[in-house]
RNA sequence: GAAGUUAGCCAGACAGUCGCUGCCUUUUUCAAGUGUUUUAACAUACUAAAAAAGGGGGAGGAAAGUCCGGGCUCCAUAGGACAAGGUGCCAGGUAACGCCUGGGAAGCGUGAGCUUACGACAAGUGCAACAGAGAGCAGACCGCCUAAAUUAGGUAAGGGUGAAAGGGUGCGGUAAGAGCGCACCGCGUCUUUAGUAAUAAAGAUGGCAGGGUAAACUCCACCUGGAGCAAGAUCAAAUAGGUCCUAUUAUAGCGUGGUCCGCGCUAGGACGGGUUGAUUGCUUGAAUCUAAGAGUGAUCUUAGAUCUAGAUGAAUGACUGUCAUCACAAACAUAAUGUGAACAGAACCCGGCUUAUAGGCUAACUUCAGCA
Numbered sequence: 001g002a003a004g005u006u007a008g009c010c011a012g013a014c015a016g017u018c019g020c021u022g023c024c025u026u027u028u029u030c031a032a033g034u035g036u037u038u039u040a041a042c043a044u045a046c047u048a049a050a051a052a053a054g055g056g057g058g059a060g061g062a063a064a065g066u067c068c069g070g071g072c073u074c075c076a077u078a079g080g081a082c083a084a085g086g087u088g089c090c091a092g093g094u095a096a097c098g099c100c101u102g103g104g105a106a107g108c109g110u111g112a113g114c115u116u117a118c119g120a121c122a123a124g125u126g127c128a129a130c131a132g133a134g135a136g137c138a139g140a141c142c143g144c145c146u147a148a149a150u151u152a153g154g155u156a157a158g159g160g161u162g163a164a165a166g167g168g169u170g171c172g173g174u175a176a177g178a179g180c181g182c183a184c185c186g187c188g189u190c191u192u193u194a195g196u197a198a199u200a201a202a203g204a205u206g207g208c209a210g211g212g213u214a215a216a217c218u219c220c221a222c223c224u225g226g227a228g229c230a231a232g233a234u235c236a237a238a239u240a241g242g243u244c245c246u247a248u249u250a251u252a253g254c255g256u257g258g259u260c261c262g263c264g265c266u267a268g269g270a271c272g273g274g275u276u277g278a279u280u281g282c283u284u285g286a287a288u289c290u291a292a293g294a295g296u297g298a299u300c301u302u303a304g305a306u307c308u309a310g311a312u313g314a315a316u317g318a319c320u321g322u323c324a325u326c327a328c329a330a331a332c333a334u335a336a337u338g339u340g341a342a343c344a345g346a347a348c349c350c351g352g353c354u355u356a357u358a359g360g361c362u363a364a365c366u367u368c369a370g371c372a
Base pairs, nucleotide, nucleotide: 001368002367003366004365005364006363007362008361009360010359012323013322014321015320016319017318018317020058021057023055024054025053026052027051028050029049033044034043035042036041037040060343064354065353067352068351069350070349071348072228073227074226075225079261080260081259082258084224085223086222087221088220089103090102091101092100093099104118105116106115107114108113119219120218124217125216126213127212141159142158143155144154145153146152147151167185168184169183170182171181172180186208187206188205189204190203191202192201193200194199232280233279234278235277242271243270244269245268246267253265254264255263287306288305289304290303291302292301293300294299325341326340327339328338329337
């Protein structure tokens, strides 16, 4: 200097003018009710509303997808089993998870690193077209050897078909061959060592062979009520205290996924009509930040500080100027002119994952080339 890998941060700044909106404070308007005088005035503002002034706030790193996990609300007094569904190496973290962290194994990369839908195929059932002799407790087409040579026997080393063909390489042996025997590798079993474990290494032993596939059905281990803020609660108002059907003391019926048992209740169902207004839920929370300590890390503990939208047809904006960063174009060595700058808007909340994204910054690590 170039090319990469991993992790994190920002998502322009300042000033001015005008505008929107929640909360707090003050003032003003409106007179329900009450009081006084008296039959109409005066005083007083509960609730709600309107206006003005001041104060302090106001859309993200993904607010997106609605894919997971919960908090919270209701069924509701709410248990068990089956079915169904989800996850799938080991150990930790967490409220919990299908998430995160660390480790192991397999694979990819020169490397830093990256990926994994990573339990079991000797419990069973399937699937692999065609080709091929044969595709699973599955073979003899060509070839090689032998003979009595039409044919028969032996063989699975070599060839062929196929995505995949009866462990691999080598030596010996044989009529020709073959784990037939041997060495090494591979595979199974056992023991020892290290480790919490997954697993790894070493040693011994066995010629060991029914291959592949479970994001095929299945088996094994663990986990799982349902519906959802349009959940719910309260107030106000209005209508048709509507019509019809079944059951009526229970062995029937009903009870928020299915079936059964248990438990509870005494009614249940269909059609039709009215209301669709206001308040609440609704933002202090498994919260954020800083420091110290523990830990490889995710994270945890302690102490301190902060309060950061709460709308309801839906507010959180527009314009101007200067400056900053980057890119492009012209121009040129004085430094200066012009244009442009992404993905994208809260709606009960939180923890994740996934997807989109202009430009910029920081840190560590790897490889290559050159120089000293």